[in-house]
This is a predicted structure of a 1328-nucleotide RNA (small-subunit ribosomal RNA) from an uncultured archaeon.

RNA sequence: CUGGUUGAUCCUGCCGGAGAUCACCGCUAUAAGGUUUGGAUUUAACCCAUGCUAGUCUCUGGGUAAUACCAGGGCGCAAGGCUGAGUAACGCGUAGAUAACCUGCCCUAUGGUCGGGAAUAAGCUCGCGAAAGUGAGUAGAAUACCCGAUAGGAAAUAUUCUCUGGAACGAAAUAUUUCUCAAACUCGUGCCAUAGGAUGGGUCUGCGGUGGAUUAGGCUGUUGUUAGUGUAACGAACUAACAAACCUAUAAUCCAUAGGGGCUAUGAGAGUAGUGGCCUCCAGAUGGGUUCUGAGACAAGAACCCAGGUCCUACGGGACGCAGCAGGGGCGAAACCUUCUCAAUGCGCGCAAGCGUGAAGGGGCAAGCCUUAGUGCCGGCCUUUGCUCGGCUUUUGCCAAGUUCAAAAGGCUUGGCGAAUAAGUGGUGGGCAAGACCGUUGCCAGCCGCCGCGGUAAUAACGGCUCCACAAGUGGUGAUCGCGUAUGUUGGGCCUAAAGCAUCCGUAGCCGGCUUAGUAAGUCUUCUGUGAAAUCCGGCAGAAAACUGUCGGGCGUGCAGGAGAUACUACUAGGCUUGGGACCGGGAAGGGUAGGAGGUACUUCCAGGGUAGGGGUGGAAUCCUGUAAUCCUGGAGGGACCACCUGUGGCGAAGGCGUCCUACUGGAACGGGUCCGACGGUGAGGGAUGAAAGCUGGGGGAGCAAAUGGGAUUAGAGACCCCAGUAGUCCCAGCUGUAAACGAUGCCCGCUAGGUAUUAGGAUUCCCACGUGGAAUUCUAGUGCCGUAGGGAAGCCAUUAAGCGGGCCGCCUGGGAAGUACGGUCGCAAGGCUGAAACUUAAAGGAAUUGGCGGGGGAUCACACAAGGGGUGCAGUCUGCGGUUCAAUUGGACUCAACGCCGGGAACCUCACCAGGGGUGACAGCAGGAUGAUGGUCAGUCUGAAGGGCUUACCUGACGCGCUGAGAGGUAUUGCAUGGCCGACGUCAGCUCGUGCCGUGAGGUGUCGUGUCAAGUCAUGUAACGAGCGAGACCCGCACUGUAUGUUGCCAUUCUGUCAGCAAUGACGGGGGCACUCAUGCAGGACAGCUCGCGCUAAGUGAGAGGAAGGUGCGGUCAACGUUAGGUCAGUAUGGUCCGAAUCCCUUGGGCUACACGCGGGCGACAAUGGUCGGGACAAUAGGAUGCAACGCCGAAAGGCGAAGCUAAUCCCUGAAACCCGAUCUCAGUUCAGAUUGUGGGUUGCAACUCACCCACAUGACGCCGGAAUCCCUAGUAAUCGAGUGUUAGCAUCGCUCGAUGAAUACGUCCCUGAUCCUUGCACACAC
Repeated sequence: CUGGUUGAUCCUGCCGGAGAUCACCGCUAUAAGGUUUGGAUUUAACCCAUGCUAGUCUCUGGGUAAUACCAGGGCGCAAGGCUGAGUAACGCGUAGAUAACCUGCCCUAUGGUCGGGAAUAAGCUCGCGAAAGUGAGUAGAAUACCCGAUAGGAAAUAUUCUCUGGAACGAAAUAUUUCUCAAACUCGUGCCAUAGGAUGGGUCUGCGGUGGAUUAGGCUGUUGUUAGUGUAACGAACUAACAAACCUAUAAUCCAUAGGGGCUAUGAGAGUAGUGGCCUCCAGAUGGGUUCUGAGACAAGAACCCAGGUCCUACGGGACGCAGCAGGGGCGAAACCUUCUCAAUGCGCGCAAGCGUGAAGGGGCAAGCCUUAGUGCCGGCCUUUGCUCGGCUUUUGCCAAGUUCAAAAGGCUUGGCGAAUAAGUGGUGGGCAAGACCGUUGCCAGCCGCCGCGGUAAUAACGGCUCCACAAGUGGUGAUCGCGUAUGUUGGGCCUAAAGCAUCCGUAGCCGGCUUAGUAAGUCUUCUGUGAAAUCCGGCAGAAAACUGUCGGGCGUGCAGGAGAUACUACUAGGCUUGGGACCGGGAAGGGUAGGAGGUACUUCCAGGGUAGGGGUGGAAUCCUGUAAUCCUGGAGGGACCACCUGUGGCGAAGGCGUCCUACUGGAACGGGUCCGACGGUGAGGGAUGAAAGCUGGGGGAGCAAAUGGGAUUAGAGACCCCAGUAGUCCCAGCUGUAAACGAUGCCCGCUAGGUAUUAGGAUUCCCACGUGGAAUUCUAGUGCCGUAGGGAAGCCAUUAAGCGGGCCGCCUGGGAAGUACGGUCGCAAGGCUGAAACUUAAAGGAAUUGGCGGGGGAUCACACAAGGGGUGCAGUCUGCGGUUCAAUUGGACUCAACGCCGGGAACCUCACCAGGGGUGACAGCAGGAUGAUGGUCAGUCUGAAGGGCUUACCUGACGCGCUGAGAGGUAUUGCAUGGCCGACGUCAGCUCGUGCCGUGAGGUGUCGUGUCAAGUCAUGUAACGAGCGAGACCCGCACUGUAUGUUGCCAUUCUGUCAGCAAUGACGGGGGCACUCAUGCAGGACAGCUCGCGCUAAGUGAGAGGAAGGUGCGGUCAACGUUAGGUCAGUAUGGUCCGAAUCCCUUGGGCUACACGCGGGCGACAAUGGUCGGGACAAUAGGAUGCAACGCCGAAAGGCGAAGCUAAUCCCUGAAACCCGAUCUCAGUUCAGAUUGUGGGUUGCAACUCACCCACAUGACGCCGGAAUCCCUAGUAAUCGAGUGUUAGCAUCGCUCGAUGAAUACGUCCCUGAUCCUUGCACACAC
C1' cells in the first nucleotide's frame, strides 16, 4: 500500500497478500566457468569395524648389507584439529588494578662453566602366563643420576632511613643462620647465575548483557575479627576460637532457558530476531572423581579408581574410548570420498641437509550462495509458420598439438568439425500481470494464504489451447525481520470501540515558586589513550563481475583520563511571598455521633353501635365473615416511618444524608491581609471508609416481603395477576468488601469568546410598609442550560472540556475459552483479590445512514369496520381442482394474485395421453447395383382395414437408408438462461433529476412545518431554486341547449286513395314536409362564477340562489420509478440440452366424461311478495350469404316441407320477461320443488354405445332457509327480470354486453384488515 465485518458508510481492530533472508521438499536442468558452503540448530555431547591424524635429534649404548631397527637421553606431545553438553558466572565484552603473581623456547647486558662418584635400559641367559604382560640373573655408556667447592641467588630476623609513589607492606644497603649450580681437547651448539625486555598466562575490580513475583524473603563457612594451613599469588579457598552479622523491591533467593563477543538477517532509523561458517575468549573429550611429570595440564591419540557400554579369553584374566580426517550404524525433513601431496603456507625436531604433519594445499560429490555468458542471425516459401529451404557466424561443444601444475583437471596459445550440443517452472475470479476460449464434471470430484469457486451454459475444479511473470531455474512447506505508529523513547490510547482503581489518607519513588552567593556531580567544549583483525563503504590492481589483495574512510553509538565553561538541573549557605498552612469576623447547609420530644397512618386488642356480606380482578377464584366480619364511635398497646415544605435547590471524599430540640464534633465558601516562609503535587506497596444483599451472637417484629402454600392465566406457567406468608427489612456488637459503586469521564496546576438561570457570602446604588424586606449592577465560590474557536469516527464535549500545555498514578493491545482452571492470599461461610493455557475462530465491536419491521406514538384514508341490503357455507345439480382408480384418465396454474382459469362448452378432429397399424434421413462418404437398384400391381393370406408385410406372377429401367456422419421434425426439457405479453402491489400518491447548500462519508436538503385537498392538490413559512415521470388536464361515452344535414329515420300541420264504422273517428297506403323523435357533425354550457359564514384580505371550505347538471357532474380510456427469479418454452419467437428410425409424421379405437371421498365457483329451489291457467302492455344492444329467414302448410311439440325479402337505419332474427287484469290453489313435502329413471319422437353430424342437444308422456328423490366461518354492495347502485352475442356442424347453468323494474343505510371511526406521511426503537437487510 492492498483484500476481508456492512444493503451502503466512517472508525476501532485483527486475519490474510505483495519484500528480503535461512533450511528442507516437488518439477525441471545437471550446458559452461569462477568462488564459497556442506551431520551446526530442532534429533542422538548416541554407538562405532578398518586405515591414517606426533614426532624428531648419532648426545650415548646395542645392532645391521643399510643414519633398517631397539633402547637410554634432550626438546615437543598443554600447539594444531573437533564439539557446544554444562555454565546466568568476573564465564564473556569493555575500561582498569596486580603496592598480591608466574612465564620453557626467543632477545639484550654482565659473569661463570672446577673436582669426584655410584647405578641402569636395550643386548645376552633363564622363568611365569592363552594373551596382555611380567619376574630373576649378567654386562656396561651418556648432554641420564649423585656428592663436594666457588660465584651468585632464595628464605627468615635485625638495623639504616637512601629512592619511587597518593600510600611502603616495595626496591636498595649491612650483619647472622639455613638451602642451592655446570658434559666434551679446540671450534661450534649448549649449559649455569643475576638483571632487564618480549611473549603468553593467573588473580581482583567498575559497568554492560534473560524470562518468570502464580518465586518475597534468603544464608550457618553464612558475614566479620584474630591466629594458622595452602598457593606462583590475594582471599573463609581451607582450619581453630570469638562476635552476629551479611544480601534483598535499584529484585536477593528460587525456577526455566542459554556458551559469550566481533558479527549475521531485516529495517529509513530506533529497534527486533539470531549467535551456524571465519576471527577471538571460555568450556568439554563415554558419565564422575583423583594425581604425576612439567615453564605450562589436573592433560583424555598421559596414568589410577568407580559407573555404564563394546570386544578378546584357555574363565584364571585382559583390551578400548572418532565432539581429529575419511568411513559405518542409529536418529531424523535434513547434509559428501574409507581420494592425492607435503609442491605452497604454517607448526614440531634438527647446526643443517632434511624428516613428520587427515593442520594445510589440491582433486571428487551435492540446483548452498554469488557472478558471467549461451541456447543463434539474415533472407525466401504462402503447402497454413515448419525438426522447411538457402546463406552467415562459431562463444560454448567435440577432436588434436604445445604450455602451465607435485601430479591431474581446468586455464592460455594454435589448428580442424558442425546450427550443430542446450528451456523450464508457476500462474491466467479479486487482491495481482495475464482468457468472459473449447471440452469434461454437476455442492460430486476437487480448488482456495484471505475473500471465496463447484447444485448442467464454471474466465475459480480436471484436460487442451492462448496469454502473463521470472528464467537454469521456478514453485511449495517451516522459520526470522519488515509491512506493524499492531508494546508507540523516536511514535498509540482509556465517555460510548479493549482500557480510570468504589472513595480518600499516606510511605518509598518521581516532579517542584521568586531571588543572591558558592561548588562543578549531571550537562557542554576541547585534548589524550583505547574500542584486535575480518565484516561495511569508496578508490586502485588481478580482462569485467563475484572473489582476493592493497590504500583510505567509517563502524564499534562505548569506557577511562587531562584541561576548561556555568545558562539549566543538582548540592551547600542565605533572603522573599504570590503556592500552601495558621489566625480573626459575621453568615449558609437533610455533614456526622449521642440523647430527648412529637406527628399522622397502619395493625392488634377491649367496649359500644350495626347487619350480610366483605375483599380482590381485565374477568374470577382461593381468602375473611352468623363464635357477628366489612363499616361507624371511644379507649389501650405495638413497631416502623417522617407527607405537604421539596426545587433544574443544599451538604459530604465517595457510599450517602430529610419531623422538632439539645449537646459534642467535621468540612467548605466569603471577607480581612495579622503570623509561618515552599512547609507543596502525585502516590507503587500500605491504611481507613465503603449502598443493597448475605453471615455470626443478642434483641425486636406493625407494615412490606425472597423462599413456601393456595387461587387464576396457559399447550405448559417452576412467571407476570390475586389471597396468605417465613427469613429479611429495624436496634446493638462483629464480619463481608462488592454494584450500570456512572458523569460509564483519576488527582493537581496554568492558559483559551460569551449568554442565561440559580445557591452562599461580600461591595455599590435605588425603593421601602423600616422587617433577618425588595430591586438593579458587580466580585468570589458552587450548581445547571445554551453556545464560539478548537477537538472528535461520529454521537457529542466546549472556563464544571472530551480544547491547549505541565506533573504523578492506574489501566488496554482481535473474538471466544474466562474473570474460568491451578497456585497463593483474605473470609465463619457465601465468596473476594491476584489470574493463565491448551484448543477454537474471521471476525467480534463503536457511531452514524437508507430501508423494512414493531402485540411503539402522532396525522390521514379505503364497503376496512360500523349502519343496512343480498348471498355463500346445508340438500340436489352443473362446472373446475385435489385425491383415488385406470392401458391412459396428457399437461400447466396453488393465499390474496390457482380452482366456469389456459377464451379449456374435448363425440372424430382438437390431442399433447393409452392400445395397435403404417410412413419418414436433405447433403457427404463407404458397401451394393444392367448376373437388374428402385417403384407399381391382379389374386390369395395376415389384418379393424390396407401390395403395409408374406406367397406367387407381371410391368418398369438407374440408382442407391445396408453402414458412418449430418438433417427435417419435436405441445420433449429448462419461465431459475430469455424476448414479448399479462396478473398483483395499485380505485395507491408516490418516484426522481439539474444546480446550489450541509455532512470525512454512506447520505441529507429540495420531497420538511402549518392550513388544505381525492391527490407531493394548492397556499404560506423555509438553504434552497427550478424541472421531469406520475395525479390533474387532454381523449371517448352518457345527461342539457343551439345549429347544419334529412335516407333506409320521423309524420305535427296540410292534400289524397283504400278499408272498417250509423257517425265521431280509426287502420293501412300515396303525394308532401323536416316541426318533433332519431342519426351524424359542429358549437355552447360549470368556473367555487354569484350571496352569506368560517379561514390569514390565502389556498380552500359550510350553506344558499340560479341551473339540465355544483364543487372531479357520472362512467370509461390511460396509469409512474420499481418489486414479486409472480405466470406463460403448451399462442408465436428464442439460447442451451435431449430424441432422431423415434420423444418425428399419418391413421383406427379408446381416454381427457372414471368415482368410497374433500374443496372452490355457479344454477334452480325449499314456496302464497308464490305456483298454475287465460287475457293484456312496454325495450335496448348485437348479429345475418356454408347466413338470418318473413309468410303459408303439416305436426300435440321439438320440428318438417315450400318460400318472398335482405350484400341490410330498408328485410330477417323479434313473441321480451319480470309487470298488469281475471280465475284457481290455501300452508301440505303440497297444483311447492324438480333430481333420477323409463318409453316414444326430433335435429346436427362419416359417426350420438362409451359421450350431444331438444320435444311429449310417465316417474317425482333431496330439500321446509342452512354450524363455525366467510363474500359482494353507497344510486339508476344492490337486488330481481329477461334479451343479444362469443365459442359453434351440434351442445351454455360460462364469459362479455344490452335494456326493464328498482331499494335500504352511512355523511361516523381507526376497533378488525390494509394503505400513505412524520416520528421513535432495532442485535433485522434473503429485511419478522
Its Rfam family is "Archaeal small subunit ribosomal RNA". Rfam links the family to the GO terms ribosome and structural constituent of ribosome. A reference for the family is Yusupov et al. (2001), "Crystal structure of the ribosome at 5.5 A resolution", Science.
The coordinates come from a structure-prediction model, not an experiment, and the mean pLDDT is 80.